[in-house]
Formats: sequence, structure tokens, C1' cells
RNA sequence: GCCGCGGUAGCUCAGCUGGUAGAGCGCGGGACUUGUAAUCCCGAGGUCGCGGGUUCGAAUCCCGCCCGCGGCUCCA
Repeated sequence: GCCGCGGUAGCUCAGCUGGUAGAGCGCGGGACUUGUAAUCCCGAGGUCGCGGGUUCGAAUCCCGCCCGCGGCUCCA
């Protein structure tokens, strides 16, 4: 330098064919218990890596850039 995969909640990840974002764990509150754990219920938490474009509408499609992982090539 080239190719592929990935970047979404604090963490690990879903999100098919564009229709307005979710799960588990964790966190906060409550129930239960003599108390704790476990279990159950409720809740908070997101510029979807960044910038542009297309569209009535973009996490999703297109372009550029940044970061991570893997592979390939060239030079010494």
C1' cells in the first nucleotide's frame, strides 16, 4: 500500500428486505426474608466511531476520514 471483518447503553452483543433502537449482565428503587444472597417487579441510561450525500424518512444505502482485528504484497 491492497483486501476482508468490525466500531450500537458502563460491559458483551442483537437489530433480516430503509419506517424512527433492543436483549443479557451491571446500576438505582421496590417486593420477599430476622438479615444477606437468590428470585420477582419497576426504572434510569444511547450525537448508533466522525463528516457529508441520497431519501418523506438512514444504525441500515453511497462517498471520504479515524480507530481495532485478521490476511496478502513490496522494499531493506
Predicted 3D model of a 76-nucleotide RNA (transfer RNA) from a Candidatus Njordarchaeales archaeon.
Rfam family: tRNA. The family's RNA type in Rfam is transfer RNA.
The RNAcentral record of the sequence draws on ENA.